Molecule: transfer RNA
Organism: Bryobacteraceae bacterium
RNA sequence: GGAUAUAGCUCAGAGGUAGAGCGACAGACUGACAAUCUGUUGGCCGCGGGUUCAACUCCCGCUAUCCGCG
Numbered sequence: 001g002g003a004u005a006u007a008g009c010u011c012a013g014a015g016g017u018a019g020a021g022c023g024a025c026a027g028a029c030u031g032a033c034a035a036u037c038u039g040u041u042g043g044c045c046g047c048g049g050g051u052u053c054a055a056c057u058c059c060c061g062c063u064a065u066c067c068g069c070g
Base pairs, nucleotide, nucleotide: 001067002066003065004064005063008022009021010020011019016053023041024040025039026038027037028036046062047061048060049059050058
C1' cells in the first nucleotide's frame, strides 16, 4: 500500500423487509443404519461515526486476518 470481515462452516447479496449449499433438530422410509424425501432451526451483516426518507451496500476512522513493497 492492497484484499477480506454476512448463519455453526463455505460463500452469495452493489441503496428499498438478508439468501444458498453443507450442518444441526424433527418426521417419513428401513428389522436397523446409511442414502433419499418433507419440515424446522438459525445472522440487529467485525466495531464506532457520517451521508440518505431509507445503508450489508456509499464515505471516514478503528480492530482482526491475509498478501505485497521498503